[in-house]
């Protein structure tokens, strides 16, 4: 730096990822080389071989070879030289080098002093000196004992082995001067006498070499001390008897309780001691800008172990990896009596593990060991081998090469894409194959000497031939399509993919990234400023202690001298090397070597300096305090009074109720409540004054009085003179509840009980009512103990209330003005903050000190420890889980929040629905099939403006398969097709008439065939287009530019009128502007031109029984163009002089006149794949197509919408009048004529202002008289009419008959504000027939609107949220179940650690004893102690019936506690 919380947005804040490392491991691939590196796991057990020995120039046998002698039984004996092996004595080394990190928190390690408290084998230098003697012993020879290892007794023998004497330069002891010197003890130096103390040979012909002995120096190595640093855990606070010290011994190279005796009571520890865990420690490695954080393989350095555990011996030097002794454990031999070992050397095995190399060569070089030397010995070294474990390096070719080739993949069929890539010509030769030459590593005069290794390296030929792979490809992160799958396989670091079109899963094809490697895990640093020294916080995001007093600590005023602890400079020592960082230089480059240099930021110690801290003296006063002089308060204790009220007694007065809710009811009352008068009793708390008023450190304090007392303020300036600020531990105070103990108890009131409510009510209400509230005197110590904001000091514009004081001014005075100080409030600027906000009472700028925070959940819980009588408090964790959790603001849903408006939304009316018979649609049932869709408003007389065949998509059954339809090809025919007719359920199928054009190329049509298609009312409205509902004809919905905001946004669109409207006026950081409303369309209401037939007839004629019937006209009606008209224009009133209202004139119409069309932005993944269209999937002799019957018309129900009706405002009879819209040629169809009628025959007229179709209600008369009727028609039965191939299933009419339910409709509902409802007929579309349905039109023609509290919807502002899939939201908790992790639990088991007793090996040290030896050795005893053994206790971890409670799962179950008051 990103990525992830949100709808978006700024904070906060975990997680997550990109980077770089590695002793790595896993997977997948792997050509070559150089340089490196390589059991992190079981300090687990080891077979086998090597890993430390050398010297014959110490020593004294022996053996071989050689030579030479002597003797000989010719087998040999034995003697001398020389060479060489060579066990033992001896001498030097095994204490180095090699390994590992068990242990160990420590002087162990770093780093720097010390040592006057020490030691040093070999080396170097000096400087003396080696006379003279003795006695033994291994080896070896006998004897014996044992399986063996291996021992015992006897005898022989040397020596640079061993021991006396002798000299002593010198060293050392003790005695006793002198000088010098030093931080103390004290040190060096000289001179003095005493006492102790040495030696060793060996080699050569020699000369000399190698050795020996005593000392002094020096070098090297070592010991010990001592500052200073060096992980966790306080839920480890007290530890320590050799334990601090002293004195005197002892021991040690040496200092020291190191070790003993005595004394004495100390030592350590909050600056973390005792305990627990863990851990070898540095240089230096990885990271990082740095500061820091890990880390401590390989190289160096110290340490520390060598099966475990104890010991000491030897030695210059060990308590000794490959020495010894004992104790354990384990493993082998074994004759069962005993013995024997110890790879955490180098190779190897077995185990363990994710995992770590050969049982190699060499001593050629470098180093060690021993020797005079040659030499020997070295798994230290040097090399080789294995392994991509790392890090470098090279190469798998170069270059040309477009027909853009096959072939893959795609694909809208045209192409794109792998791609100059191949192929295919030309070249090159690194590696790597062969041949041939061939090193340096080797040095000091010559020789001589290579494991590597015929290797590096040079030449030459050969031939593109032998040599690419892994991860990725949704973001983050570079790169994309195709196909399978279909919440399945499965990715997956996070966030997240996957449920039929998956760039996210598999596979291909391209792409990217890196390349002998590529990814995956693990683990560390970074990123993370996420523990913040550098470099964070704490009002609300996690975080300020409940207040205070006050200890240690931290910090601290003014001026001045002094010091130099800190702090600066300067220069000296050290800060090994290796490594880092920069120059040089070498491998052909690099890695890698070599060389120099710089860094090594620290330590010491010297020399200054004197600002600022410290000290340390002596001053100051402004900090802080005292005094004095005041005033003010619900400070805090005790004591006593005081009224008012409730409640309870007693009396009187009164009579039915009181009381208490939303509404009752439980309670109280006729044994007199309640109310109301009077008295009395008792307990608690004090109305008014009372106020963002005062006091108090905070909790907290309110009648009044009296005392006792703390504290702050004002205002002097007298007196101390930094006495100060803070504050871990610690003491003390702390509301309510609550606990103990004694009292009190009038209200009130947890539990509890009664009554409501509730589904249910362990709750809200309501009658009761006990602790308890009160008081004393313990205890508990916690609160949203909040100003969610520690103390303190100083500093930084203003304004205005308010409490308590002083001052000045003016005034007689008070009131007023103005100035200060303390305390308490608001508003606001600069800052400041993530934003609300804070703002001199800081959340500003500074400074001290204290507290506390580090993701959410687990969880303020579990165990521990302190308190506490309990209840509980205080410290306070983990396993485990999730990616978040969480501040403040934003813009929108939402509210049983608020404000203001609309609407037939209530209200106020009228008709109704729901009840009943039908009709139609659904639903459900049923059926072979009842084809499908639509589903709350916004599905149900809805698609269907019209299912008897047909429609039809459903079911039964027969047929057809290039197919009913549509293009292409090829072939034939022109007697194909078509009509009739026969056949069949029916299509097919048989038979008979009749039968093409043509510029002859052909066309057209039939048939037959091939296939390539056709066809699907099959699937997906959650792939789509389109169409449409709906919110809503709702008044909204946005943009562009400004402007404010860190930013989502906001403003404009809020406000204040008004309006049917974001309609329009005024105001305003907004100006405009879009899309919507309006308005233009259309229609209806008056007029007027204009026209004047199919229309009309006032006036003229003619004519009829009549009739605009004709002639003549266009006035009027109509008809249809075009136009006027209506705009709050005019008056008056309200208003803000505005918009707009009110009320009026005028006028047919008045305030959008009355109806239409016309749906902003967008919501519901509304609805449709079955109107059409179309992706993708399914079917092809069938889910296509065709016929015939059925079916959608069923029918116990239930639901929606309708029509009839229940009657007298009607029913039936007669009589009689007035429309409008329409449609009419396969049609409307008069006049007339048959039928009761439906309707028949007939057929003028009309393709329409001309014919026709064509009105009812209502008016008049009469009857009927309230009843299941002359109501009401369902149903049923006859008997016909029409349409149609054809009315069985299944139309529609009509006559006569029949004559069900039904008397006005429950809960709850639905429409409608005027030409509106309500009522009457009338056309159309569809349609052969078949409306109660739907879509028009006219007739008659009505009631009510007070209003805006409710209900429903919907606009706006504004408020609250944990909501945004947006309340049909979110969400809590029990209970059930499954898994995981923890906690308790009688108990069991194991592990460290320590304490007390027993036992007590080796061993050292010491006593001691006889025999023995030149000397020892050995025996006993003591102390000490290691393993063991027993014993109480505490600690840690397993594991435990059962139990507790937490976590996470799918849609389990009960309820609904939060979030809107």
């Nucleotide at each position: 730096g990103a990525g992830u919380u949100u709808g978006a947005u700024c904070c906060u804040g975990g997680c997550u990822c990109a980077g770089g490392a590695c002793g790595a491991a896993c997977g997948c691939u792997g050509g070559c080389g150089g340089c490196g590196u390589g059991c992190c796991u079981a300090a687990c057990a080891c077979a086998u071989g090597c890993a430390a020995g050398u010297c014959g120039a110490a020593c004294g046998a022996g053996g071989a070879u050689c030579g030479u002698g002597a003797c000989u039984u010719c087998g040999g004996u034995u003697g001398c030289g020389a060479u060489u092996c060579g066990a033992g004595u001896g001498g030097c080394g095994g204490a180095c080098g090699g390994g590992u990190g068990a242990g160990u928190a420590a002087c162990a390690c770093g780093u720097g002093a010390g040592g006057a408290a020490c030691c040093u084998g070999u080396c170097u230098c000096u400087u003396a000196c080696a006379g003279g003697g003795g006695g033994a012993u291994a080896c070896c020879c006998g004897u014996g004992a044992g399986a063996a290892a291996u021992c015992a007794c006897g005898g022989c023998u040397a020596a640079u082995a061993c021991c006396g004497c002798a000299u002593g330069a010198g060293a050392c002891c003790a005695c006793a001067g002198a000088g010098u010197c030093g931080c103390a003890u004290g040190g060096c130096u000289c001179a003095g006498g005493g006492g102790u103390c040495a030696a060793a040979g060996g080699a050569g012909c020699a000369a000399u070499c190698c050795g020996g002995u005593a000392a002094g120096a020096g070098a090297u190595g070592g010991c010990c001390u001592c500052g200073c640093g060096u992980c966790c855990c306080a839920u480890u606070a007290g530890c320590u008897a050799g334990u601090u010290g002293g004195c005197g011994g002892g021991g040690u190279a040496a200092c020291g309780g190191c070790c003993c005796a005595c004394c004495a009571a100390g030592g350590c520890a909050a600056c973390g001691a005792u305990g627990g865990g863990u851990a070898g420690c540095c240089g230096g490695c990885c990271u990082g800008a740095g500061a820091g954080g890990g880390u401590g393989a390989a190289c160096g350095g110290c340490c520390a172990c060598a099966c475990u555990g104890g010991g000491a011996c030897u030695g210059a030097g060990a308590c000794a990896c490959g020495g010894c002794c004992c104790a354990g454990a384990c493993u082998c031999c074994u004759a069962c009596g005993g013995g024997a070992g110890g790879c955490a050397g180098c190779a190897g095995u077995g185990g363990g593990g994710a995992a770590u190399a050969u049982u190699g060569g060499g001593c050629a070089a470098u180093g060690g060991g021993g020797g005079c030397a040659a030499c020997c010995c070295u798994g230290a070294c040097c090399c080789a081998g294995c392994a991509a474990c790392g890090c470098c390096g090279c190469g798998u070719g170069a270059g040309a090469g477009a027909a853009g080739a096959a072939g893959g993949u795609u694909c809208u069929u045209g192409g794109a894409u792998c791609g100059u890539a191949a192929a295919u010509c030309u070249c090159u030769g690194u590696c790597u194959u062969u041949g041939g030459g061939g090193a340096a590593g080797a040095a000091g005069a010559a020789a001589g000497u290579g494991a590597c290794g015929g290797u590096a390296c040079c030449c030459a030929a050969g031939g593109a031939g032998g040599a690419a792979g892994c991860c990725c490809c949704g973001g983050c992160u570079a790169a994309c399509u195709a196909c399978g799958u279909g919440c399945c396989a499965g990715c997956a670091g996070c966030c997240g993919c996957g449920g039929u079109a998956a760039u996210a899963c598999g596979u291909a094809g391209g792409g990217g990234g890196c390349g002998a490697g590529c990814g995956u895990u693990g683990u560390c640093c970074g990123g993370a400023a996420u523990u913040a020294c550098u470099g964070g916080g704490c009002g609300u995001a996690a975080a300020g202690g409940g207040c205070g007093c006050g200890u240690a600590g931290g910090c601290g005023g003014c001026a001045a001298u002094a010091u130099a602890a800190g702090u600066c400079u300067a220069a000296u020592g050290u800060g090994a090397a290796a490594g880092c960082c920069c120059c040089a230089u070498u491998u052909u480059c690099a890695a890698g070597g070599u060389g120099g240099g710089g860094a090594u930021u620290g330590c010491a110690a010297u020399a200054g300096a004197a600002a600022c801290u410290g000290u340390a003296u002596a001053g100051c006063u402004u900090g802080a305090g005292u005094g004095c002089a005041g005033g003010a308060g619900a400070g805090g204790g005790a004591a006593g009074u005081g009224g008012a009220a409730u409640u309870c007694c007693g009396a009187g007065u009164g009579u039915a109720g009181c009381g208490g809710u939303g509404a009752a009811a439980u309670g109280c009352g006729u044994a007199g409540a309640u109310a109301u008068u009077c008295g009395g009793a008792g307990g608690a708390a004090c109305a008014c004054c009372a106020g963002u008023g005062g006091c108090g450190a905070a909790g907290g304090c309110g009648a009044c009085u009296u005392u006792c007392u703390g504290g702050a303020c004002u205002g002097u300036a007298a007196c101390u003179g930094a006495c100060g600020c803070u504050g871990a531990g610690g003491c003390g105070c702390g509301a309510a509840a609550g606990c103990g103990u004694a009292g009190g108890g009038a209200g009130c009131a947890a539990a509890c009980a009664g009554g409501a409510u509730u589904a249910g009510a362990u709750a809200c209400c309501c009658u009761g009512g006990u602790a308890g509230u009160c008081c004393a005197c313990g205890c508990u110590g916690u609160a949203a103990a909040c100003g969610a904001u520690g103390a303190a000091u100083g500093c930084u514009a203003g304004g205005u209330g308010u409490a308590g004081g002083g001052g000045g001014u003016a005034u007689c005075a008070a009131c007023g003005c103005c100035c200060u100080c303390u305390g308490u409030g608001c508003c606001g600027g600069a800052g400041u903050a993530a934003a609300c906000a804070c703002a001199a009472u800081a959340a500003g700028c500074a400074u001290u000190c204290c507290g506390c925070c580090u993701g959410g959940g687990g969880a303020g819980u579990a165990c521990g420890g302190c308190c506490g009588c309990a209840a509980g408090g205080u410290u306070g964790a983990a396993a485990c889980u999730c990616a978040a959790a969480g501040g403040a603001a934003u813009u929108g849903a939402c509210g049983g929040g608020g404000g203001c408006c609309c609407g037939c939304a209530c209200a106020a009316g009228c008709a109704g629905c729901g009840g009943a018979g039908c009709a139609u649609g659904u639903g459900g049932u049923u059926u072979a099939a009842u084809u499908c869709g639509a589903a709350g408003c916004a599905a149900c007389g809805c698609g269907a403006a019209g299912a008897a065949c047909c429609u039809u998509a459903c079911c039964a059954g027969g047929g057809c398969u290039u197919g009913a339809c549509a293009u292409c090809c090829u072939g034939c025919u022109g007697a194909c097709a078509g009509g009739c007719g026969u056949g069949u359920a029916a299509c097919g199928g048989c038979g008979c008439c009749c039968u093409u054009c043509u510029u002859c190329g052909g066309a057209c049509a039939g048939c037959a065939g091939u296939g390539a298609c056709a066809g699907g009312u099959g699937g997906u409205g959650c792939a789509u287009g389109g169409u449409u509902g709906u919110c809503g004809u709702c008044a909204g919905c946005u943009c562009g530019u400004g402007u404010c905001g860190u930013g989502a946004g906001a403003u404009g669109u809020u406000g204040g009128g008004u309006u049917a409207a974001g309609u329009c006026c005024c105001g305003c950081a907004a100006c405009g502007a879009g899309c919507g409303c309006a308005a233009c369309c259309c229609u209806u209401g008056u007029c007027a031109u204009u026209a004047g037939u199919u229309g009309c007839c006032a006036u003229c004629a003619g004519g009829u029984u009549a009739u605009g019937c004709u002639g003549a006209g266009c006035a009027c009606u109509c008809u249809a163009a075009u136009g006027a008209g209506a705009c709050u224009g005019c008056c008056g009133g309200g208003g803000a002089c505005a918009a707009c209202u009110c009320g009026g004139a005028g006028g047919a119409a008045g305030g959008u006149g009355g109806g239409g069309a016309u749906g902003a932005c967008g919501u519901c993944a509304a609805a449709u794949c079955a109107u059409c269209a179309u992706g993708c999937c399914c079917c092809u002799u069938a889910u296509g197509u065709u016929c015939u019957g059925g079916g959608c018309u069923a029918c116990a129900c239930a639901c929606g919408u309708g029509c009839u009706a229940c009657a007298a405002u009607g029913g039936c009879c007669g009589g009689u009048a007035c429309a409008a819209u329409g449609g009419g040629a396969u049609g409307c169809a008069a006049u007339a004529u048959c039928g009761c009628g439906a309707g028949g025959u007939g057929g003028a007229g009309c393709a329409a202002a001309u014919c026709a179709c064509c009105a009812a209600a209502a008016c008049c008369g009469g009857u009927c008289c309230c009843a299941g009727u002359u109501c009401g028609g369902a149903u049923u039965g006859u008997a016909g009419g029409c349409u149609g191939a054809a009315a069985c299933c299944c139309g529609c009419c009509u006559g006569c008959a029949u004559g069900a339910a039904g008397u006005c409709g429950g809960a709850g509902u639905u429409g409608c504000u005027a030409g509106u409802a309500a009522u009457c007929g009338u056309g159309a579309a569809u349609c052969a027939g078949a409306a109660u349905g739907u879509c028009a039109c006219g007739g008659u023609g009505a009631a009510u609107a007070c209003g805006u509290u409710c209900c429903c919807g919907g606009g706006u502002c504004u408020u609250g949220u944990a909501c945004a899939c947006a309340c049909c939201g979110c969400c809590c908790g029990u209970c059930a179940c499954a898994c995981c992790a923890u906690g308790g639990a009688a108990g069991u088991u194991g592990g460290g650690g320590g304490c007390g007793c027993c036992c007590g090996a080796a061993g050292u040290a010491g006593g001691u004893c006889a025999a023995u030896u030149a000397a020892u050795a050995g025996g006993u005893c003591u102390c000490c102690u290691a393993a063991g053994g027993c014993g109480a206790a505490a600690u840690c971890a397993a594991u435990g019936a059962c139990u507790g409670g937490g976590g996470u799962g799918a849609a389990g179950u009960c309820g609904u506690a939060a979030c809107a008051a």

Small-subunit ribosomal RNA from an uncultured Bacillota bacterium, 1461 nucleotides, folded computationally. It matches the Rfam family "Bacterial small subunit ribosomal RNA". Its family is annotated with structural constituent of ribosome and ribosome in the Gene Ontology. Its mean pLDDT, the model's own confidence on a scale to 100, is 84. The sequence is in RNAcentral, with records from ENA and SILVA.